[in-house]
RNA backbone atom coordinates (compact mmCIF):
# COMPACT_ATOMS: atom_id res chain seq x y z
C1' N A 1 0.00 0.00 0.00
C1' N A 2 -4.31 -2.59 -0.61
C1' N A 3 -8.08 -5.81 2.07
C1' N A 4 -10.06 -8.23 6.33
C1' N A 5 -11.78 -7.57 11.68
C1' N A 6 -13.10 -5.20 16.44
C1' N A 7 -14.29 -1.15 18.55
C1' N A 8 -15.89 4.12 18.57
C1' N A 9 -17.71 9.12 17.05
C1' N A 10 -20.23 12.33 13.37
C1' N A 11 -25.13 11.75 10.76
C1' N A 12 -23.98 19.00 8.00
C1' N A 13 -23.29 24.22 10.12
C1' N A 14 -24.65 29.78 10.04
C1' N A 15 -27.77 33.63 8.14
C1' N A 16 -32.07 36.17 5.87
C1' N A 17 -37.68 35.73 3.82
C1' N A 18 -42.19 33.68 3.17
C1' N A 19 -44.89 28.72 4.81
C1' N A 20 -47.03 24.55 9.05
C1' N A 21 -48.34 21.65 14.06
C1' N A 22 -48.04 22.90 19.18
C1' N A 23 -46.69 25.80 23.94
C1' N A 24 -47.11 30.55 26.43
C1' N A 25 -48.47 35.62 26.53
C1' N A 26 -51.76 40.16 24.79
C1' N A 27 -55.13 41.55 21.26
C1' N A 28 -60.08 40.93 18.54
C1' N A 29 -65.68 41.00 14.65
C1' N A 30 -64.15 35.12 20.11
C1' N A 31 -65.76 28.21 15.37
C1' N A 32 -62.24 30.74 11.74
C1' N A 33 -58.73 35.50 13.10
C1' N A 34 -53.92 39.12 14.23
C1' N A 35 -49.31 40.41 16.61
C1' N A 36 -44.59 38.81 19.30
C1' N A 37 -41.32 34.32 21.65
C1' N A 38 -40.43 29.78 22.00
C1' N A 39 -39.93 24.21 21.05
C1' N A 40 -40.67 20.86 17.31
C1' N A 41 -37.62 12.66 13.73
C1' N A 42 -33.39 8.32 14.33
C1' N A 43 -28.58 5.72 14.96
C1' N A 44 -30.93 2.80 13.40
C1' N A 45 -37.01 6.26 14.48
C1' N A 46 -36.94 0.12 10.32
C1' N A 47 -38.53 -5.25 11.48
C1' N A 48 -41.85 -6.65 15.53
C1' N A 49 -37.86 -11.19 16.71
C1' N A 50 -37.48 -11.21 22.55
C1' N A 51 -37.99 -9.05 27.32
C1' N A 52 -40.24 -5.66 30.34
C1' N A 53 -42.92 -1.37 32.96
C1' N A 54 -48.60 0.05 32.73
C1' N A 55 -53.41 -1.29 32.12
C1' N A 56 -57.84 -4.83 32.13
C1' N A 57 -59.60 -9.95 33.22
C1' N A 58 -62.98 -8.73 41.02
C1' N A 59 -58.91 -11.41 44.58
C1' N A 60 -55.04 -15.51 44.55
C1' N A 61 -53.16 -20.17 43.29
C1' N A 62 -51.61 -25.38 41.69
C1' N A 63 -51.15 -28.98 37.71
C1' N A 64 -50.61 -31.09 33.20
C1' N A 65 -50.63 -29.89 28.13
C1' N A 66 -48.27 -26.49 25.07
C1' N A 67 -43.76 -23.11 23.77
C1' N A 68 -38.96 -21.46 24.93
C1' N A 69 -34.05 -21.82 26.65
C1' N A 70 -29.50 -24.96 27.37
C1' N A 71 -20.74 -25.02 28.82
C1' N A 72 -19.54 -22.36 34.08
C1' N A 73 -19.87 -18.11 36.89
C1' N A 74 -21.71 -12.97 37.58
C1' N A 75 -24.58 -8.28 35.63
C1' N A 76 -29.70 -7.09 35.19
C1' N A 77 -36.40 -5.17 36.54
C1' N A 78 -36.37 -8.95 33.18
C1' N A 79 -34.18 -11.38 28.60
C1' N A 80 -32.80 -16.21 23.80
C1' N A 81 -29.69 -10.41 26.20
C1' N A 82 -24.17 -8.36 28.33
C1' N A 83 -19.21 -9.46 30.78
C1' N A 84 -15.84 -13.16 32.43
C1' N A 85 -13.90 -17.74 32.41
C1' N A 86 -13.46 -23.45 30.44
C1' N A 87 -13.79 -26.80 26.63
C1' N A 88 -13.49 -27.65 21.09
C1' N A 89 -12.68 -26.13 16.17
C1' N A 90 -10.15 -21.95 12.59
C1' N A 91 -5.46 -19.63 10.45
C1' N A 92 0.06 -21.59 12.27
C1' N A 93 4.66 -27.80 10.58
C1' N A 94 4.43 -27.98 16.57
C1' N A 95 3.64 -25.37 21.69
C1' N A 96 2.04 -20.48 23.37
C1' N A 97 -0.44 -16.24 22.61
C1' N A 98 -4.03 -12.79 19.42
C1' N A 99 -8.82 -12.87 16.20
C1' N A 100 -12.69 -15.44 15.32
C1' N A 101 -16.41 -19.57 15.78
C1' N A 102 -20.08 -23.00 18.35
C1' N A 103 -28.43 -24.43 17.87
C1' N A 104 -20.93 -27.19 23.36
C1' N A 105 -26.95 -31.02 28.99
C1' N A 106 -27.90 -36.56 28.09
C1' N A 107 -26.23 -41.65 22.91
C1' N A 108 -26.07 -47.25 29.43
C1' N A 109 -34.05 -44.52 30.00
C1' N A 110 -36.84 -45.97 24.90
C1' N A 111 -37.71 -45.43 19.71
C1' N A 112 -35.34 -44.52 15.00
C1' N A 113 -31.87 -43.91 11.09
C1' N A 114 -26.85 -44.31 8.57
C1' N A 115 -29.21 -44.29 1.25
C1' N A 116 -25.48 -45.56 -2.57
C1' N A 117 -20.69 -47.90 -2.41
C1' N A 118 -18.53 -52.12 0.31
C1' N A 119 -17.80 -59.03 2.69
C1' N A 120 -19.14 -56.22 6.36
C1' N A 121 -22.41 -49.74 9.19
C1' N A 122 -23.00 -52.26 16.02
C1' N A 123 -25.69 -58.43 18.75
C1' N A 124 -21.67 -55.00 12.55
C1' N A 125 -16.61 -58.96 8.86
C1' N A 126 -13.64 -61.65 4.64
C1' N A 127 -13.88 -58.89 -1.69
C1' N A 128 -8.27 -58.90 -2.94
C1' N A 129 -4.79 -60.54 -0.10
C1' N A 130 -0.43 -63.57 3.96
C1' N A 131 0.01 -68.22 6.68
C1' N A 132 -0.04 -74.20 7.25
C1' N A 133 -1.89 -78.86 5.73
C1' N A 134 -3.51 -81.87 1.85
C1' N A 135 -4.64 -83.03 -3.60
C1' N A 136 -3.83 -81.62 -9.01
C1' N A 137 -0.15 -80.07 -11.91
C1' N A 138 2.95 -77.73 -18.85
C1' N A 139 5.86 -73.96 -16.91
C1' N A 140 3.91 -72.19 -12.03
C1' N A 141 -0.72 -72.16 -11.26
C1' N A 142 -5.91 -74.35 -9.15
C1' N A 143 -8.46 -77.16 -6.03
C1' N A 144 -10.23 -77.85 -0.69
C1' N A 145 -9.93 -77.43 4.53
C1' N A 146 -7.82 -74.97 8.61
C1' N A 147 -5.82 -70.04 10.95
C1' N A 148 -5.61 -64.77 10.25
C1' N A 149 -8.01 -59.23 10.09
C1' N A 150 -1.54 -56.43 10.60
C1' N A 151 -1.49 -54.98 4.11
C1' N A 152 -5.04 -53.30 0.20
C1' N A 153 -9.82 -51.58 -1.39
C1' N A 154 -15.43 -49.46 -0.49
C1' N A 155 -17.21 -45.23 2.33
C1' N A 156 -19.02 -39.32 5.89
C1' N A 157 -17.22 -43.15 9.24
C1' N A 158 -14.60 -50.06 9.18
C1' N A 159 -13.54 -53.73 16.34
C1' N A 160 -7.87 -46.85 19.44
C1' N A 161 -3.16 -44.40 17.27
C1' N A 162 2.27 -44.67 16.80
C1' N A 163 6.45 -47.87 17.82
C1' N A 164 9.01 -52.37 18.93
C1' N A 165 8.88 -57.47 20.56
C1' N A 166 6.41 -61.70 19.08
C1' N A 167 4.47 -65.60 15.59
C1' N A 168 3.79 -70.54 10.29
C1' N A 169 1.34 -65.71 9.67
C1' N A 170 -0.88 -62.16 12.41
C1' N A 171 -3.70 -59.90 16.03
C1' N A 172 -3.13 -55.20 23.07
C1' N A 173 -1.09 -61.23 22.21
C1' N A 174 2.85 -58.52 25.02
C1' N A 175 5.56 -54.16 26.14
C1' N A 176 6.75 -48.02 25.86
C1' N A 177 4.33 -43.25 25.25
C1' N A 178 -0.13 -40.99 23.37
C1' N A 179 -5.88 -42.14 24.41
C1' N A 180 -9.48 -44.83 27.77
C1' N A 181 -12.07 -46.24 32.29
C1' N A 182 -11.88 -46.74 38.15
C1' N A 183 -9.96 -44.37 42.66
C1' N A 184 -6.73 -40.70 44.92
C1' N A 185 -4.28 -35.83 45.18
C1' N A 186 -3.38 -30.70 44.18
C1' N A 187 -5.46 -25.73 42.28
C1' N A 188 -10.17 -23.03 41.23
C1' N A 189 -16.96 -20.71 43.73
C1' N A 190 -17.56 -23.18 39.28
C1' N A 191 -17.30 -25.59 33.89
C1' N A 192 -12.38 -27.84 34.25
C1' N A 193 -7.44 -28.42 34.65
C1' N A 194 -2.48 -30.98 36.69
C1' N A 195 -0.71 -35.01 38.47
C1' N A 196 -0.18 -40.05 40.79
C1' N A 197 -1.15 -45.01 41.12
C1' N A 198 -4.42 -49.42 39.12
C1' N A 199 -6.95 -51.59 34.70
C1' N A 200 -9.25 -53.74 30.43
C1' N A 201 -7.22 -52.97 25.70
C1' N A 202 -12.62 -51.28 24.03
C1' N A 203 -20.76 -51.51 23.54
C1' N A 204 -19.55 -46.01 16.60
C1' N A 205 -22.58 -41.90 14.38
C1' N A 206 -26.73 -38.37 14.48
C1' N A 207 -30.99 -35.73 19.36
C1' N A 208 -30.17 -28.56 14.32
C1' N A 209 -34.32 -37.03 14.63
C1' N A 210 -38.88 -37.96 17.86
C1' N A 211 -36.98 -38.27 23.24
C1' N A 212 -34.83 -37.60 28.44
C1' N A 213 -32.98 -33.57 32.41
C1' N A 214 -32.78 -28.94 34.11
C1' N A 215 -34.35 -24.01 34.72
C1' N A 216 -38.05 -20.28 32.47
C1' N A 217 -43.71 -19.20 30.84
C1' N A 218 -51.54 -16.92 33.33
C1' N A 219 -54.17 -14.56 28.85
C1' N A 220 -54.84 -9.66 25.88
C1' N A 221 -52.92 -5.68 25.05
C1' N A 222 -52.53 2.35 23.73
C1' N A 223 -57.19 -0.16 18.60
C1' N A 224 -54.77 -1.80 26.40
C1' N A 225 -58.04 1.35 29.90
C1' N A 226 -60.78 5.53 32.48
C1' N A 227 -64.68 9.55 31.65
C1' N A 228 -67.88 12.62 28.94
C1' N A 229 -71.68 13.85 25.20
C1' N A 230 -74.82 12.16 21.99
C1' N A 231 -78.27 8.59 19.99
C1' N A 232 -81.45 3.94 18.92
C1' N A 233 -85.49 -0.20 19.86
C1' N A 234 -86.22 -3.46 21.58
C1' N A 235 -88.02 -8.98 20.99
C1' N A 236 -87.82 -13.81 22.45
C1' N A 237 -85.97 -18.23 25.48
C1' N A 238 -83.70 -20.62 30.18
C1' N A 239 -82.73 -20.24 34.92
C1' N A 240 -85.26 -18.30 42.16
C1' N A 241 -83.77 -26.79 42.12
C1' N A 242 -81.93 -30.41 46.27
C1' N A 243 -80.46 -30.66 51.61
C1' N A 244 -79.75 -29.44 56.63
C1' N A 245 -79.31 -25.33 60.21
C1' N A 246 -81.12 -20.62 62.55
C1' N A 247 -85.95 -17.44 62.65
C1' N A 248 -93.13 -16.26 64.56
C1' N A 249 -93.14 -14.45 59.23
C1' N A 250 -89.86 -11.87 56.17
C1' N A 251 -85.49 -13.48 55.23
C1' N A 252 -79.97 -15.34 56.36
C1' N A 253 -76.23 -19.37 56.40
C1' N A 254 -73.79 -23.56 54.89
C1' N A 255 -73.24 -27.75 51.25
C1' N A 256 -74.44 -30.08 47.05
C1' N A 257 -76.48 -28.98 41.88
C1' N A 258 -77.08 -26.07 37.04
C1' N A 259 -74.80 -21.40 33.77
C1' N A 260 -70.92 -17.65 33.25
C1' N A 261 -65.61 -15.65 34.22
C1' N A 262 -60.29 -16.88 35.63
C1' N A 263 -56.38 -19.57 28.38
C1' N A 264 -56.68 -25.08 25.84
C1' N A 265 -58.03 -28.81 30.54
C1' N A 266 -58.35 -30.13 35.54
C1' N A 267 -58.47 -28.51 40.43
C1' N A 268 -59.44 -24.60 42.83
C1' N A 269 -61.80 -19.62 42.68
C1' N A 270 -65.43 -15.58 42.30
C1' N A 271 -70.88 -14.11 40.77
C1' N A 272 -75.89 -15.31 39.59
C1' N A 273 -83.23 -12.03 40.11
C1' N A 274 -82.77 -3.77 41.30
C1' N A 275 -79.56 -10.41 38.66
C1' N A 276 -76.88 -14.35 34.98
C1' N A 277 -76.91 -16.42 30.91
C1' N A 278 -78.47 -17.09 25.56
C1' N A 279 -80.27 -15.71 20.18
C1' N A 280 -82.25 -12.28 16.75
C1' N A 281 -82.22 -7.09 15.86
C1' N A 282 -80.84 -1.63 16.77
C1' N A 283 -77.35 2.63 18.04
C1' N A 284 -73.18 5.08 18.64
C1' N A 285 -67.08 4.25 14.72
C1' N A 286 -67.52 11.86 18.95
C1' N A 287 -65.00 14.50 22.26
C1' N A 288 -61.34 14.72 26.24
C1' N A 289 -57.85 11.38 28.72
C1' N A 290 -54.48 8.19 29.05
C1' N A 291 -50.23 10.94 25.80
C1' N A 292 -47.37 18.03 32.11
C1' N A 293 -43.38 11.42 28.75
C1' N A 294 -39.84 12.48 35.89
C1' N A 295 -37.87 7.47 33.89
C1' N A 296 -35.57 0.43 35.98
C1' N A 297 -33.29 8.32 33.16
C1' N A 298 -29.35 12.18 31.14
C1' N A 299 -24.39 14.01 32.48
C1' N A 300 -20.29 14.47 35.86
C1' N A 301 -16.99 12.75 40.16
C1' N A 302 -15.09 9.45 43.91
C1' N A 303 -15.30 4.28 45.39
C1' N A 304 -15.57 -1.05 44.66
C1' N A 305 -14.86 -4.95 40.53
C1' N A 306 -10.76 -8.63 35.31
C1' N A 307 -15.32 -6.44 33.04
C1' N A 308 -19.89 -6.04 32.50
C1' N A 309 -22.13 -3.20 36.36
C1' N A 310 -23.24 -1.24 40.90
C1' N A 311 -22.93 2.40 45.44
C1' N A 312 -22.38 7.49 47.26
C1' N A 313 -22.54 12.72 46.14
C1' N A 314 -24.09 16.56 43.10
C1' N A 315 -26.41 18.32 38.04
C1' N A 316 -30.04 18.56 34.22
C1' N A 317 -35.16 17.92 32.47
C1' N A 318 -38.85 25.35 28.02
C1' N A 319 -35.85 18.02 25.71
C1' N A 320 -41.98 16.37 19.52
C1' N A 321 -46.59 14.89 21.16
C1' N A 322 -49.48 14.92 15.94
C1' N A 323 -55.01 12.57 15.65
C1' N A 324 -54.82 10.07 10.07
C1' N A 325 -51.29 12.62 10.88
C1' N A 326 -47.36 18.84 11.73
C1' N A 327 -41.19 21.26 10.45
C1' N A 328 -40.91 22.64 3.82
C1' N A 329 -39.23 26.35 -0.23
C1' N A 330 -35.57 29.43 -1.99
C1' N A 331 -31.23 32.38 -1.55
C1' N A 332 -25.94 33.74 0.26
C1' N A 333 -21.89 31.96 2.96
C1' N A 334 -18.54 28.36 5.57
C1' N A 335 -17.51 22.90 5.88
C1' N A 336 -16.46 17.56 3.55
C1' N A 337 -15.78 15.04 -1.18
C1' N A 338 -14.27 14.44 -6.92
C1' N A 339 -11.94 18.08 -10.32
C1' N A 340 -6.48 22.42 -13.19
C1' N A 341 -10.48 25.15 -13.51
C1' N A 342 -15.51 26.14 -14.40
C1' N A 343 -18.36 22.75 -12.22
C1' N A 344 -20.43 18.40 -10.09
C1' N A 345 -21.64 15.55 -5.42
C1' N A 346 -23.43 14.40 -0.55
C1' N A 347 -25.86 7.37 2.22
C1' N A 348 -29.85 4.44 4.89
C1' N A 349 -34.61 7.10 5.74
C1' N A 350 -39.08 9.55 9.43
C1' N A 351 -42.12 9.33 15.41
C1' N A 352 -47.62 7.51 17.48
C1' N A 353 -47.60 4.42 25.55
C1' N A 354 -42.64 4.03 26.99
C1' N A 355 -37.82 1.45 27.98
C1' N A 356 -33.51 -2.95 27.95
C1' N A 357 -31.88 -5.45 24.06
C1' N A 358 -31.55 -7.83 19.17
C1' N A 359 -31.29 -8.35 14.09
C1' N A 360 -31.05 -5.38 9.09
C1' N A 361 -29.96 -0.82 5.70
C1' N A 362 -26.34 2.72 5.14
C1' N A 363 -21.78 7.92 4.05
C1' N A 364 -17.61 9.75 6.05
C1' N A 365 -13.93 9.87 9.70
C1' N A 366 -10.71 7.54 14.10
C1' N A 367 -8.03 4.20 16.76
C1' N A 368 -6.84 -0.93 17.44
C1' N A 369 -5.49 -6.02 15.69
C1' N A 370 -4.50 -8.89 11.55
C1' N A 371 0.14 -12.62 12.32
C1' N A 372 4.03 -12.33 15.48
C1' N A 373 7.52 -14.20 18.93
C1' N A 374 10.23 -18.55 20.91
C1' N A 375 12.61 -23.74 19.81
C1' N A 376 13.79 -27.46 17.05
RNA sequence: CUGCGUGGUCAGGCAAUCGCCCUCGGGAUCUCCCCGAGCGAGGAAAGUCCGAACACGACAGGACACGGUGGUGGCUAACGGCCACCAGCUUCAGCGCAAGCUCGGGACAGUGCCACAGAAAACAGACCGCCGAGGCUUCUGCCUCGGUAAGGGUGAAAAGGUGCGGUAAGAGCGCACCGCCUUCUCGGUGACGAGAAGGGCACGGCAAACCCCACCGCGUGCAAGCGCAAGCAGUCCUCCGGCGGAUUUUUCCGCCAGCCGCUGUCCGUGGCAUGAGGACGGGUCGCGUGCUUUGAGUCCAGCGGCAACGCUGGUCCAGAGAGAAAUGAUUGCCGCCCGCAAGGGAACAGAAUUCGGCUUACGACCACGCGCGCGG
Predicted 3D model of a 376-nucleotide RNA (Bacterial RNase P class A) from a Planctomycetota bacterium. Its mean pLDDT, the model's own confidence on a scale to 100, is 77. Its Rfam family is "Bacterial RNase P class A". From the family's description: Ribonuclease P (RNase P) is a ubiquitous endoribonuclease, found in archaea, bacteria and eukarya as well as chloroplasts and mitochondria. By type it is a ribozyme.